[in-house]
A computed fold for a 682-nucleotide part of an RNA from an uncultured Actinomycetes bacterium, annotated as large-subunit ribosomal RNA, domain II.
Context: one part of a larger RNA
RNA sequence: GCCUGCGAGUUAUGGUAUGUGGCAAGGUUAACCAGAGAUGGGAAGCCGGAGCGAAAGCGAGUCUGAAUAGGGCGUGUAGUCGCAUGCUAUAGACCCGAAGCGAAGUGAUCUAUCCAUGGGCAGGUUGAAGCGGGGGUAAGACCCCGUGGAGGACCGAACCCACGUCAGUUGAAAAUGGCGGGGAUGACCUGUGGAUAGGGGUGAAAGGCCAAUCAAACUUCGCGAUAGCUGGUUCUCCUCGAAAUGCAUUUAGGUGCAGCGUCGUGCGUUCAGUACCGGAGGUAGAGCACUGGAUGGGCUAGGGGUCCUACAAGAUUACCGAACCCAGCCAAACUCCGAAUGCCGGUACUCCAGAGCACGGCAGUGAGACCACGGGGGAUGAGCUUCGUUGGUCGAAAGGGAAACAGCCCAGAUCAUCAGCUAAGGCCCCUAAUUCAGGACUAAGUGGAAAACGAUGUGGGACCGCGAAGACAGCCAGGAGGUUGGCUCAGAAGCAGCCACCCUUAAAAGAGUGCGUAACAGCUCACUGGUCGAGUGAUUUUGCGCGGACAAUUCAACGGGGCUCAAGUACAGAGCCGAAGCUACGGGAUUCAUCGCAAGAUGGAUCGGUAGAGGAGCGUUGAUGGUGCAUUGAAGCGGCGGGAUGACCCGACGUGGAGUUCCAUCAAGUGAGAAUGCAGGC
Numbered sequence: 001g002c003c004u005g006c007g008a009g010u011u012a013u014g015g016u017a018u019g020u021g022g023c024a025a026g027g028u029u030a031a032c033c034a035g036a037g038a039u040g041g042g043a044a045g046c047c048g049g050a051g052c053g054a055a056a057g058c059g060a061g062u063c064u065g066a067a068u069a070g071g072g073c074g075u076g077u078a079g080u081c082g083c084a085u086g087c088u089a090u091a092g093a094c095c096c097g098a099a100g101c102g103a104a105g106u107g108a109u110c111u112a113u114c115c116a117u118g119g120g121c122a123g124g125u126u127g128a129a130g131c132g133g134g135g136g137u138a139a140g141a142c143c144c145c146g147u148g149g150a151g152g153a154c155c156g157a158a159c160c161c162a163c164g165u166c167a168g169u170u171g172a173a174a175a176u177g178g179c180g181g182g183g184a185u186g187a188c189c190u191g192u193g194g195a196u197a198g199g200g201g202u203g204a205a206a207g208g209c210c211a212a213u214c215a216a217a218c219u220u221c222g223c224g225a226u227a228g229c230u231g232g233u234u235c236u237c238c239u240c241g242a243a244a245u246g247c248a249u250u251u252a253g254g255u256g257c258a259g260c261g262u263c264g265u266g267c268g269u270u271c272a273g274u275a276c277c278g279g280a281g282g283u284a285g286a287g288c289a290c291u292g293g294a295u296g297g298g299c300u301a302g303g304g305g306u307c308c309u310a311c312a313a314g315a316u317u318a319c320c321g322a323a324c325c326c327a328g329c330c331a332a333a334c335u336c337c338g339a340a341u342g343c344c345g346g347u348a349c350u351c352c353a354g355a356g357c358a359c360g361g362c363a364g365u366g367a368g369a370c371c372a373c374g375g376g377g378g379a380u381g382a383g384c385u386u387c388g389u390u391g392g393u394c395g396a397a398a399g400g401g402a403a404a405c406a407g408c409c410c411a412g413a414u415c416a417u418c419a420g421c422u423a424a425g426g427c428c429c430c431u432a433a434u435u436c437a438g439g440a441c442u443a444a445g446u447g448g449a450a451a452a453c454g455a456u457g458u459g460g461g462a463c464c465g466c467g468a469a470g471a472c473a474g475c476c477a478g479g480a481g482g483u484u485g486g487c488u489c490a491g492a493a494g495c496a497g498c499c500a501c502c503c504u505u506a507a508a509a510g511a512g513u514g515c516g517u518a519a520c521a522g523c524u525c526a527c528u529g530g531u532c533g534a535g536u537g538a539u540u541u542u543g544c545g546c547g548g549a550c551a552a553u554u555c556a557a558c559g560g561g562g563c564u565c566a567a568g569u570a571c572a573g574a575g576c577c578g579a580a581g582c583u584a585c586g587g588g589a590u591u592c593a594u595c596g597c598a599a600g601a602u603g604g605a606u607c608g609g610u611a612g613a614g615g616a617g618c619g620u621u622g623a624u625g626g627u628g629c630a631u632u633g634a635a636g637c638g639g640c641g642g643g644a645u646g647a648c649c650c651g652a653c654g655u656g657g658a659g660u661u662c663c664a665u666c667a668a669g670u671g672a673g674a675a676u677g678c679a680g681g682c
Stems, first nucleotide, its partner, number of pairs: 001682006011091013026047003032041003051058002061073004094232002097229001101222006112196009121186001123155003126151001130147006159183003163180005198214001200210003235617006245258005259365002261362007270355001272350008285337001286335002291331003295327004302320002304317004368394005373388005399410003414587002417584001419583003425577003428561003434574001436573001438571001440569002447563001453547002457544006464537003474531005480504003485499003510525001514523002588607008618671001620668007628660002636655003640651004
């Protein structure tokens, strides 16, 4: 891991609701007694029949109260005892699961420390004190030689330890092996016997060790501890179908009440939508009349500066500036104003649907997610967060589209069909359906990712110049004189700078547009003529494109191929494809209405579904009664065949060899795929 078997809402006693039965203003016994039992006896008790008040008490009333008022609770609707079912309380209470807590015991054959008594430490090295001799001294100290054999001394086996590294890591081993390492006469190692015991021991102290277990050992018991937590919870079909919100909570992943679901009873359109009528309101917007913010100008009190000045007063000002005036602005906590929606009420119409309301039984939910809209927080960030008596989808929704893709778009799957029509989205090929018809745009593979900003890309519109009296561009020619204007300057001559910017000749030519020179010179422009012969410039607006454009293994930012008068873009058109939508044909179910005694028939509507509510059934084991079958072959088992909406049922055959089906009623150890489930097998 698979297979087989086992494996989880039970029972008792109360309460409550529903169904059903008995009796009924009543209903009913309990213990116990008798009896095989059925049953009989047993009235103590309980519930109901009257309530109100704290009570005395009064009583269809009573309490409060001064009250005969008002108000509260009552009167006006039958109960009670069984049985069944739902839920609930108390019990282990659907099952498994703690870490832990307590009690009584068992452990020091492991290990910690201690006690008693034994044992062990190859070999080598060093050479303390003391002692002897010699020297030395007044005597000493002291020195030398020898002897001696001290030491938590040295090197190093046994023995003890465990520092490094490699291997091992389903190991050879639940701590080891290899190679090195440390101690090795000591606070050494070790045998045997003994002592200390669980909030206790022991500890050269690591919370270490106390039998592979230690921040409180192990065994049994309390014990089925408790678990607002996790996991699991076994047959079928039918109808409806949520919530992830509010308030409160030692509350936040729990719970209570409400909300939303379902079932029953009652009311019977009260609901909802639309139209009209009547209302309340201060949002969007807008505005500046208030409250504040805030810009420019005017006017101006006051202040500052300057002048004047003995004081007072005065003058002045490119300074500041309240108030006021003009103009232009801003506001969730501003409003002189003020919608659209929405909300409330009335009337009418539509509508008859799993609309609405009330009471009662039973729940689940109380972690929500994204999208659109209106707001707050954040950075007018987030697949961010938090609100909305705003909506949608997912959740609990399959189908088609978006390549793939819970929350987007279309659309809500009762079943069947090799029938049709459509939605979103599509129609060159992959791939169902147009290489369909029209006039445009795009050249960037833009389409098929992005901004400020930039640009003679290109199409359309508007408007203003110049132009056959010849424009624009090119080419040919002129571009002069007073004059080197004056000043400045070393110089300043059109062209460093300052001032002025005239006149003449002319077709035209600046006291000069740029380059240039030390300054001149030189080149050039404005301006003019000629040549040429038709458009040429400026501004603005708009469609589609371009650059801006950098991410990590080729393409990898159209799903791919591939696409350019398109298979791209915008406009307008004709067709087609396309879903579990709709239709067609047939079957089933639910519910309502009508008909019917019923069975049922007809018609309308409906039949996605998690938590969950309600309904109807299948099967297993056993009991009682009935009915059958069976050695001419029961149950079980096997592969077949048939039937039913399903759980399942039936049949023949084979095997098997003795029981068993069906009907009614009843009772459950009643249904397995999951629980890191349990046992066995492989």
Rfam family: Bacterial large subunit ribosomal RNA.